[in-house]
The prediction has a mean pLDDT of 76. Predicted 3D model of an 85-nucleotide RNA (Fluoride riboswitch aptamer (crcB RNA motif)) from Gluconobacter aidae. Lineage of the source: Bacteria > Pseudomonadota > Alphaproteobacteria > Acetobacterales > Gluconobacter.
RNA sequence: AUUCAGGGAGGCAAUGGACUCUGCCUGAUGGCCUGAUGGCGAUCGAACCGCUUCCGCGACGGAAGCUGAUGAUUCCUACCCGACG
Numbered sequence: 001a002u003u004c005a006g007g008g009a010g011g012c013a014a015u016g017g018a019c020u021c022u023g024c025c026u027g028a029u030g031g032c033c034u035g036a037u038g039g040c041g042a043u044c045g046a047a048c049c050g051c052u053u054c055c056g057c058g059a060c061g062g063a064a065g066c067u068g069a070u071g072a073u074u075c076c077u078a079c080c081c082g083a084c085g
Stems, first nucleotide, its partner, number of pairs: 009026005016076003020072002027044003031040003050066006
């Protein structure tokens, strides 16, 4: 230096929120403050950004169409359909 394993923490899983569980990602570069330990904040990066058909050399392009507030279970909220009052 790289890789692997374990622990902790953070982030993500096509529309909101919560519990639990599952999976995935986890770095880099500066600035300011402090005597120092440390603290504050910025930029970039990873996981992530649904499906089908047609057009198109291709594309993160264009057109038409389809499912779902879950990655999974349960619940709440919003929306939609039907019935009753």